[in-house]
Molecule: SAM riboswitch aptamer (S box leader)
Organism: Bacteroidota bacterium
Formats: sequence, structure tokens, C1' cells
RNA sequence: GACUUAUGGAGAAAGGUGGAGGGAUUAGGCCCUGAGAAACCUUGGCAACCGUCAUUCUGAAUUCAGGAUUGAAAGGUGCCAAUUCCUACUCUGAUUGAAUUCAGAGAAGAGAUGAGUU
Repeated sequence: GACUUAUGGAGAAAGGUGGAGGGAUUAGGCCCUGAGAAACCUUGGCAACCGUCAUUCUGAAUUCAGGAUUGAAAGGUGCCAAUUCCUACUCUGAUUGAAUUCAGAGAAGAGAUGAGUU
């Protein structure tokens, strides 16, 4: 990098360096930002995907293997403005002379993170 799969309305920031952008991409919107963006570093925190331990079931000659529930801790990742910031396709309702706008429901794609395979 590719493929498969699970999840995304919750949660969690200070300091230093830095010096103008940032919110993945395209378009539109809306935000954050010299009261200091991105990036990097330090410390702290959130969460619980994988793994670990406990519990429990099955098989076996206690140490093993497999499954399940709940919990503990936090080892490997991840994350710490706004729902993945919102919209993009379809349907329904409302609104307007119309374009539009608003509300609701559903779907797809993309992207993100974990786990597995390659």
C1' cells in the first nucleotide's frame, strides 16, 4: 500500500518551541486562529479496539485449548473545538410566484481508528 471486518450524537488540555494558517480531499457553508494556526517536544488526561488478569462453561490427567458474561488494571494502539463541524444522493412534510430555505427519515461513497490477512 491492498483486502476483510467493527465503530463514530459520549469522553478528555496545559506548558515550551514555532510564526500563519487550520478544520482529510472537491464544492458550498459555518467555524477556530497574532488573546498565537499547522508541525514538533514535555507533562497531563479520555476511552477501552487488541492483548493481560479475575469470573464462568465445555473438552482434557491441576498448569492446556476453545467459548461466554461481567469486572479490574492500563501493556500495544488511538484520541483530547464543534456529530467524521454541516451539506452533497433518494424520499416525506412545511415554506416561496419561483429559485430557494427549513425539518424529518433512509442509503451510498470517501475518509478516520482498531483488529485480522496479504